[in-house]
Molecule: RNase P RNA; transfer RNA
Organism: Sphaerochaeta sp.
RNA sequence: AAGGUAGGCUAGAUGAUCGCGCUCGGUAUGCCGAGUGAGGAAAGUCCGGGCUCCGCAGGACAUGACGCCGGAUAACAUCCGGGAGCGGUAACGCUACAGAGAGUGCCACAGAAAAGAUACCGCCGCAUCCGCGGUAAGGGUGAAAUGGUGGGGUAAGAGCCCACCGCGAUGGUGGCAACAUCAUCGGCAGGGAAAACCUCGUCAGGAGCAAGACCAAGCAGCAAAUUGGGUUGUCCGCCCGACAUUUGCGGGUAGGUUGCAUGAGUGGUUUGGCAACAAACCACCUAGAUAGAUGAUCAUCUUCGACAGAACCCGGCUUAUUGCCUGCCUUGUCU
RNA sequence: GCCCUUGUAGCUCAGUCGGCAGAGCACCACCAUGGUAAGGUGGGGGUCAACGGUUCGAUUCCGUUCGAGGGCU
Repeated sequence: AAGGUAGGCUAGAUGAUCGCGCUCGGUAUGCCGAGUGAGGAAAGUCCGGGCUCCGCAGGACAUGACGCCGGAUAACAUCCGGGAGCGGUAACGCUACAGAGAGUGCCACAGAAAAGAUACCGCCGCAUCCGCGGUAAGGGUGAAAUGGUGGGGUAAGAGCCCACCGCGAUGGUGGCAACAUCAUCGGCAGGGAAAACCUCGUCAGGAGCAAGACCAAGCAGCAAAUUGGGUUGUCCGCCCGACAUUUGCGGGUAGGUUGCAUGAGUGGUUUGGCAACAAACCACCUAGAUAGAUGAUCAUCUUCGACAGAACCCGGCUUAUUGCCUGCCUUGUCU
Repeated sequence: GCCCUUGUAGCUCAGUCGGCAGAGCACCACCAUGGUAAGGUGGGGGUCAACGGUUCGAUUCCGUUCGAGGGCU
């Protein structure tokens, strides 16, 4: 210097004029003054919770999500630390990472054979024309072919035998565990795929602020059911129900208040912990609309730009995107 | 704001437990007709919305994104 990799910060500032929402104060109800006013993703609505209602959610089945181990958390498909596997020269990154030795199904074409069977070419023996038997070393097909390498052995071969590697079982040691490692034994169980059904384990009641509560205004009833209705996908259970409830059609309304801004809140210090995070103390209050506010112009800072605009609230994930800084790795050049 | 559905040829739609993507209409050429339509024969046309993953192999299974449509009071 180039390329890569990991992490962090930032998202304009100040002043003037005009304009908009909310709050407070004043007021002659016309308005005036003061304060305050978007994001790192406010986005997608993909997960998880708070909150609210359903007679409180009890059981069974179904359905869905998740799936190495330990921890964090209100909870999670998130985060932290670790293990194993894979990728990369490396820094480092990625992993839906339980079970195919419970069952069912699938593996097109090609190939002898695609999962409990088999032999096309070949090799060997007998026969020497056909053929019969042995074999799976080599060839061929395929994404995938019944352990790999070397040696012995044999008619030719073969875990047939041996050594090492791989695999499986048992035991010891270390570790909370995943797992690692060592020893002994077994000649090898037997392919892939569970992001096919499924099995095992864990979790989940449903709906969502257009939830729900209150006030005001307005209207016209009719029909059906009671073996009904509600909670949900089904059943049980539970709850409501007889001048009552539910359903369907019809009629009315198209307003206001609340939920709704002090919260698993933000910043700082200390302590504990490798870390995620937790605890204690101190300080702070920081949008709240309901057709929906946060904008425009000018000046200065050498330059001002990207993605993009809250609608009940939080924790994550994913996606979009500006400028900059730092650590580390590789390669090249110079000293 | 919240909750669902959907994307395959120019148009309307099929495509199931993953194995060369089809139909009807439309388009092109030919036949037939004096000529046109209908009819007959043949043909072309698809990044299966995009990207990534699982798999030997993806329209299909999984995830993310983009577009379109619907519901609520």